[in-house]
RNA sequence: CAAGCAGACCGGGCAGUCGCGGGGAAACAUGGGUUUCCACGAGGAAAGUCCGGGCUCCGCAGGGCAGGGUGCUGGGUAACGCCCAGUGGGGGUGACCCUAAGGAAAGUGCCACAGAAACAAACCACCCGGUUCUUUAGGGCCGGGAAAGGGUGCAACGGUGCGGUAAGAGCGCACCAGCGGCCGGGUGACCGGCCGGCUAGGUAAACCCCACCCGGAGCAAGACCAAAUAGGAGAGAGAAGAAGCGGCCCGCUGAUCUCUCGGGUUGGUCGCUGGAGGUACAGGGCAACCUGUAUCCUAGAUAGAUGACUGCCGCCCUAACAAGGCACAGAACCCGGCUUACAGGUCUGCUUGGAAC
Numbered sequence: 001c002a003a004g005c006a007g008a009c010c011g012g013g014c015a016g017u018c019g020c021g022g023g024g025a026a027a028c029a030u031g032g033g034u035u036u037c038c039a040c041g042a043g044g045a046a047a048g049u050c051c052g053g054g055c056u057c058c059g060c061a062g063g064g065c066a067g068g069g070u071g072c073u074g075g076g077u078a079a080c081g082c083c084c085a086g087u088g089g090g091g092g093u094g095a096c097c098c099u100a101a102g103g104a105a106a107g108u109g110c111c112a113c114a115g116a117a118a119c120a121a122a123c124c125a126c127c128c129g130g131u132u133c134u135u136u137a138g139g140g141c142c143g144g145g146a147a148a149g150g151g152u153g154c155a156a157c158g159g160u161g162c163g164g165u166a167a168g169a170g171c172g173c174a175c176c177a178g179c180g181g182c183c184g185g186g187u188g189a190c191c192g193g194c195c196g197g198c199u200a201g202g203u204a205a206a207c208c209c210c211a212c213c214c215g216g217a218g219c220a221a222g223a224c225c226a227a228a229u230a231g232g233a234g235a236g237a238g239a240a241g242a243a244g245c246g247g248c249c250c251g252c253u254g255a256u257c258u259c260u261c262g263g264g265u266u267g268g269u270c271g272c273u274g275g276a277g278g279u280a281c282a283g284g285g286c287a288a289c290c291u292g293u294a295u296c297c298u299a300g301a302u303a304g305a306u307g308a309c310u311g312c313c314g315c316c317c318u319a320a321c322a323a324g325g326c327a328c329a330g331a332a333c334c335c336g337g338c339u340u341a342c343a344g345g346u347c348u349g350c351u352u353g354g355a356a357c
Base pairs, nucleotide, nucleotide: 001353002352003351004350005349006348007347008346009345010344012313013312014311015310016309017308018307020041021040023038024037025036026035027034028033043328047339048338050337051336052335053334054333055218056217057216058215062250063249064248065247067214068213069212070211071210072086073085074084075083076082087101088099089098090097091096102209103208107207108206109203110202111201123150124149126145127144128143129142130141131140132139133138158176159175160174161173162172163171179196180195181194182193183192184191185190222270223269224268225267232261233260234259235258236257237256243253244252277296278295279294280293281292282291283290284289314326315325316324
């Protein structure tokens, strides 16, 4: 210098004017206020609402079945399907990246086409014996051996080689792969070594088995105040059990419940933002993270405020100027994650290749 890999961060800036939202202070009014001043007012994803929790209500959040979820190991956490550190497998020259990765000797199912056969297999070819034909080379038939060769297939009953044999075969041997046992290392997933007998197809994002986890509904949760009107009419179910309990049963409580018609209110307050909170330092830990101390307060609207204009600068567009534009996007009870969208830019560490000194 070029090409990459990983991580962190910014997301137009400054000043002024006007406006909007909620808050505080002061003055004046007490007829529900008016005026002035002050500081504050979107994000890294506020998004998708996909996971996990807090909070609230359902009398307890009880037992069982069903159902759902997660699925290598250890750790972190309020919790998680998240994060960190590792193991195994795969990719890359490398920095590094990807990985739903329990169990197929509990059972069942499936394995298209092709192929004799898709689980415990003789189609062709091979070998042995018998028999027969015959031109003593071979062919046909019968019985048997054999999974080594051919062929089919994603996959054919461990792979390669040597020996062995009638032909063959883990039948024997060497190496490799798999399984089991022992020893050593590691908390563990697992790794290394030695020995053994030779072997058990694949598929569990098929049923299933195993281990662990899961009650339901959600801030329109829920509580209170005010207003309003019928304590309206009709029909039905109910102590042989209404309803609470939202798949079912048990257990618990034990009297209301459902539908139709007609009428009224559809205002306010709380919940509501100070919290598993941010920043700095110190300590522990490889890290995620935890602990301690100090310090800071940083939106709470309710159909929804967070905007507009002016000046200067930056960037884009352009050969240059002017004009124009400034990525994705917009809080709605609150947090922790994941995923998705994102113009342009900054920084740090590392890898490979080239050149120069």
Bacterial RNase P class A from a Bacillota bacterium, 357 nucleotides, folded computationally. It matches the Rfam family "Bacterial RNase P class A". It is annotated as a ribozyme. Gene Ontology terms of the family: dimeric ribonuclease P complex, tRNA processing and ribonuclease P activity. A source record names the gene rnpB. Of the family's consensus pairs, 96% are formed in the model. The sequence is in RNAcentral, with records from ENA. The coordinates come from a structure-prediction model, not an experiment, and the mean pLDDT is 76. NCBI's taxonomy places the organism under Bacteria, Bacillati, Bacillota.